[in-house]
Context: one part of a larger RNA
RNA sequence: CAAUGUUGAAGGAACUCGGCAAAUUGACCUCGUAACUUCGGGAGAAGAGGUACCUACUUUUGGGCAACCAUUAGUAGGUGGCACAGAAUAGGGGGGAGCGACUGUUUAUUAAAAACACAGGACUCUGCAAAAUUGUAAAAUGAAGUAUAGGGUCUGACACCUGCCCAGUGUCUGGAAGAUUAAGAGGAUAAGUGAAAGCUUUGAAUUGAAGUCCCAGUAAACGGCGGCCGUAACUCUGACGGUCCUAAGGUAGCGAAAUUCCUUGUCGGGUAAGUUCCGACCUGCAUGAAUGGUGUAACGACUUCCCUACUGUCUCCAACAUUGACUCAGUGAAAUUGAAUUCUUCGUGAAGAUGCGAAGUACCUGCGGCUAGACGGAAAGACCCUAUGCACCUUUACUACAUCUUUACAUUGCUAAUAAUAAUUAUUUGUAUAGGAUAGGUGGGAGUUUAUGACUUAUAAACGCCAGUUUAUAACGAGACAUCCUUGAAAUACCACCCUGAUAAUUUUUAGUAGCUAACUAAAAUAUGUUUACCCAUAUUUAGGACAGUGUAUGGUUGGUAGUUUAACUGGGGCGGUUGCCUCCUAAAGAGUAACGGAGGCGUACAAAGGUAGGCUCAAACUGGUCAGAAAUCAGUUGUAGAGCGUAAUGGUAAAAGCCUGCUUGACUGUAAUACUUACAAGUAAAACAGAGACGAAAGUCGGUCAUAGUGAUCCGGUAGUCCUGAGUGGAAAGGCUAUCGCCAACGAAUAAAAGGUACGCUAGGGAUAACAGGCUUAUGACCCCUAAGAGUUCAUAUCGACGGGGUUGUUUGGCACCUCGAUGUCGACUCAUCACAUCCUGGAGCUGAAGAAGGUUCCAAGGGUUCGGCUGUUCGCCGAUUAAAGUGGUACGUGAGUUGGGUUUAGAACGUCGUGAGACAGUUUGGUCCCUAUCUACCGUAGGUGUAAGAAAAUUGAGAGGAGCUUAUUCUAGUACGAGAGGACCGAAGAUGGGAUACCUCUGGUGUUUAGGUUGUUAUGUCAAUAGCAUUGCCUAGUAGCUACGUAUCGAUAAAAUAACCGCUGAAAGCAUAUAAGCGGGAAUUUUUCCUCAAAACAAAUUUUCAUUAAGAGCAGUGGAAGAUGACCACAUUGAUAGGCCAGAUGUGUAAAGAUGGUAACAUUCAGCUAACUGGUACUAAUUGCUCGAAUUAUU
Repeated sequence: CAAUGUUGAAGGAACUCGGCAAAUUGACCUCGUAACUUCGGGAGAAGAGGUACCUACUUUUGGGCAACCAUUAGUAGGUGGCACAGAAUAGGGGGGAGCGACUGUUUAUUAAAAACACAGGACUCUGCAAAAUUGUAAAAUGAAGUAUAGGGUCUGACACCUGCCCAGUGUCUGGAAGAUUAAGAGGAUAAGUGAAAGCUUUGAAUUGAAGUCCCAGUAAACGGCGGCCGUAACUCUGACGGUCCUAAGGUAGCGAAAUUCCUUGUCGGGUAAGUUCCGACCUGCAUGAAUGGUGUAACGACUUCCCUACUGUCUCCAACAUUGACUCAGUGAAAUUGAAUUCUUCGUGAAGAUGCGAAGUACCUGCGGCUAGACGGAAAGACCCUAUGCACCUUUACUACAUCUUUACAUUGCUAAUAAUAAUUAUUUGUAUAGGAUAGGUGGGAGUUUAUGACUUAUAAACGCCAGUUUAUAACGAGACAUCCUUGAAAUACCACCCUGAUAAUUUUUAGUAGCUAACUAAAAUAUGUUUACCCAUAUUUAGGACAGUGUAUGGUUGGUAGUUUAACUGGGGCGGUUGCCUCCUAAAGAGUAACGGAGGCGUACAAAGGUAGGCUCAAACUGGUCAGAAAUCAGUUGUAGAGCGUAAUGGUAAAAGCCUGCUUGACUGUAAUACUUACAAGUAAAACAGAGACGAAAGUCGGUCAUAGUGAUCCGGUAGUCCUGAGUGGAAAGGCUAUCGCCAACGAAUAAAAGGUACGCUAGGGAUAACAGGCUUAUGACCCCUAAGAGUUCAUAUCGACGGGGUUGUUUGGCACCUCGAUGUCGACUCAUCACAUCCUGGAGCUGAAGAAGGUUCCAAGGGUUCGGCUGUUCGCCGAUUAAAGUGGUACGUGAGUUGGGUUUAGAACGUCGUGAGACAGUUUGGUCCCUAUCUACCGUAGGUGUAAGAAAAUUGAGAGGAGCUUAUUCUAGUACGAGAGGACCGAAGAUGGGAUACCUCUGGUGUUUAGGUUGUUAUGUCAAUAGCAUUGCCUAGUAGCUACGUAUCGAUAAAAUAACCGCUGAAAGCAUAUAAGCGGGAAUUUUUCCUCAAAACAAAUUUUCAUUAAGAGCAGUGGAAGAUGACCACAUUGAUAGGCCAGAUGUGUAAAGAUGGUAACAUUCAGCUAACUGGUACUAAUUGCUCGAAUUAUU
């Protein structure tokens, strides 16, 4: 010193984030017990009292034959103690609020909670071979259950309730008209080839399901639930009105809340003082109704506030006990370690030095302590960034896959009707005009039909151009048509073949429907195999049934699963911005040249705005001129460009590149020397040659535009052309060549195809790059100065000081990114400080708009001092009460190998908000592991050695170092000076208190496990009595020595010297003036002494005295200590009181034991007994006998 315990004066939460920890309470009996309430609770509420022992009496129950034993409840009287549940075991209580109803569960190893669960509520799916789940399947769970059952989701007892929105997304359900749509069906057309038949290829229309689009429903599905303006007779507000938008605009309730940023909102309560708490208000950044809203008794190791009791949490610490620590004996690790001969300050330096430079300081070596440093140890930083890293999670990222689902075909059969299609047969339909009239076409044709019922009538049906035609039935009972007339065509009189449309039948195909049974299915029954049961097989039934199931193909759906992607630049990263091309400046007079430097443009335009030939000259101003104005058109003058040139800017340009006109297409084909530019790939200029042209009389010009932007490699694919190649040959397919089209704007283009989260995270790295601190800088901040407009009645400068200017500092906010990412722990508090001074107080001065008192401002001054509380994590701040004052800053925003851990900043959870979601938030809330035995330096102590020219013992000096250094009320002077008064001093004297320090224990207290006593339970000494042990020293009451504070005493002085600001004397330079230049003074808590402590290793190692030459002396060993970790120090050692013992005393406790007496008994009577560390005395015991070290060797005198 720590840990674990014991006790504590006065106060009693003042401690602290927070009563953390500790203390209090505690058992039984009796009395008594509130709000509220789900009537059960709350409740052991709270609170009050009793409890031992003895005697007597009454009484309960059990056992026993009984005597009696054990036991219950009580009454009365008595006895002792500080205390009677005497020890141990053994709730502190109450009130307000939040959350969750409750008991329960959870992150084994930092989170026990408000999270999970829960009973209850709701929605939804599921009819049994159930849904759901697992599995490739068989099969299994569900369930040996059957909708009062089972699965999923949400909510979360109970009470009152649960509003509006179906536009979006989803789900499920329903709808099926239309649109779209795969395979399949279909097969027009086209191509190739061939003499052809044909073969091969192509494949249009059409058909073709689910899904999607579409139409509805659905919110206890995911979810959502507005804005602006005006308005009432003070003002304010806005019941009211207007308008826009919406799917609908938030209802009830609650509301600065676990939700409120601003915010410590405002008001009220509680407190001396309240960022928390409670009650209200409503301005709800960003409440709100089963992502449930609001209440709520009971419950909670939950969170929060208050009160009471209690206390060492604190003011403010003290003592004691035990175990460590320390010494000795034995045993004996670890991390760490480049090597070490391992000081301070200032400076330097990869920017914070034991190691470099300078100065200073320092004899050598241990031991005990302490942690300021060794950017200490530990862990290749978890924050941050980077990686064409990883993992997991999400989704309307991309791409797949499982599942589910659709259709086609197969397994796969029969029948019926219906619909459609195709073919055949039959029947039937057909109106231009003209015409008796509803004339389909062509051919034949002169007769045909009729009792097997003609004409006609009626009814019905079909068609229809509304005139009629056809058919059927009934009646009727004998004729009805053609030929003739009209027409482009002649009779449906009759027959045949056809066209258009319709009808009927048969057949084929397709579609859906219905039925059947024989495939197929049965986890349905019976029987047999098989004795029983299940399975299985077979048979017979039964139930389904061409469905289902399965296979192949196909469309849809699909974070269920998987693989991946999710850019770079960047004064860290993110957000923002940018990414290619053109012009200018930066750019430093060749070219080139960066930045998230400063300014702008482009992703074209034009058939003329191109070519050529010819011609012309602009803008603007002035003058004049009808409407006509500042500007219209006209005339004149001046006019180097002040215009124009499609467009940005720059360069260029009037002999035009500008403007106008004519004719035209060179906006040509094939080549290209040579240059510029340049990493490459690209890009630019270009004479000249060949061909065919335009314009011009010609020379000549023309391969787009005054120039510089107007863009995209390769692969792949399309189109057109083509003297090319053509896998036996001929063709073809296919390819090549020429021209052209289709992208990569992250614009040299990673893919045909791609977004997010991680606080659950991981890895590799980075101080190449952020957060802390340091460094540089000092914009900003702080402070100072200059100037002085003005304010100050007057007056710049008592005081304040604009507009401006100049500095200092390195405390703010920043900038930079230099050390540190193989780790430099971050805010605040506590503890301990140390320095600066730009001084808060105290001290000394000047000026004052200084009467006094109190102030203002400035100068000097760092010696000392510089408070306690309420709120909050706070620093800060506000508030309460004081004070002489409640200073400003630095020290890694001093200090975590010193403490704490409230905040921030891991993992749990919740609210608000954002996000589809995973998740996120310098928003809020609750919870949440702080390791290190000290090697070196430094520091505080304490020893050993050596030196100090021989060895010792004592006593000194003091170079030097350190300490101390504070302050006021009050009284006197004096109610004086001053002042009209009110008020009220300087100087000087006395001098508490407070605060700090040192020493001590007489007093007052604390402790005092070594003293005395009381007492409970139990064990033991055989029993009684008396004692002892254990139970925290068992508990309790006192207390000696010692140690201590709350106690007592002392100290800060005084004086001197030198000074600061300031004030002076004399006095020149400068005949004056001047405190200064020579000279001489005054002047402060400052400085140096004076006071206290250490101090000769003060290397100049000092001085004095004494002893020793046979040593002196010292040590070991011995007895001890108010000395002490160990060494050391001190006392003693027989010529002795050093310790123990003994004697006596003091002190404390409080009346011992035994006996006697009294009392039935408990018990009483008895100044006794015992007594530590204290004081004095006394050799009884032990300090015995011994051992070791220790100087003259040399030189000099």